Predicted 3D model of a 106-nucleotide RNA (SAM riboswitch aptamer (S box leader)) from Rufibacter sediminis.
The source organism's lineage runs through Bacteria, Bacteroidota, Cytophagales, Hymenobacteraceae and Rufibacter.
It matches the Rfam family "SAM riboswitch aptamer (S box leader)". Its family is annotated with regulation of gene expression in the Gene Ontology.
[in-house]
RNA sequence: ACAUUAUACCGAAGAGGGGAGAGAGCAGGCUCUGAGAACCUCUAGCAACCGUUAACCAUGUUAAAAAGGUGCUAACUCCUGCCCAGACCAAUGGGAAAUAUAAGUU
Numbered sequence: 001a002c003a004u005u006a007u008a009c010c011g012a013a014g015a016g017g018g019g020a021g022a023g024a025g026c027a028g029g030c031u032c033u034g035a036g037a038a039c040c041u042c043u044a045g046c047a048a049c050c051g052u053u054a055a056c057c058a059u060g061u062u063a064a065a066a067a068g069g070u071g072c073u074a075a076c077u078c079c080u081g082c083c084c085a086g087a088c089c090a091a092u093g094g095g096a097a098a099u100a101u102a103a104g105u106u
Stems, first nucleotide, its partner, number of pairs: 001106001004103005013043005021032003026081004044073003049069002052064005077098001082095004
């Protein structure tokens, strides 16, 4: 880098450094930000994908805990874009795509 599967309306921030941008990319909105953005470090926390433990109708399901491997800690994945329903439009609802994360193939 990439096939596949699962999940994405819950949850969880302080300090130090840094110094103007940030919210994946493009476009349009909207928002965060010198009362200090991105990013880096430390600490803390959240969650429970892998892993762990136990039970069972057992290659899985359920439950528990949170040592370890990841991840995450503004806003639904911030919203929309394509398709369907909505009489046309719109609100709205559903789906897809894309993206992210985990497991993990080559």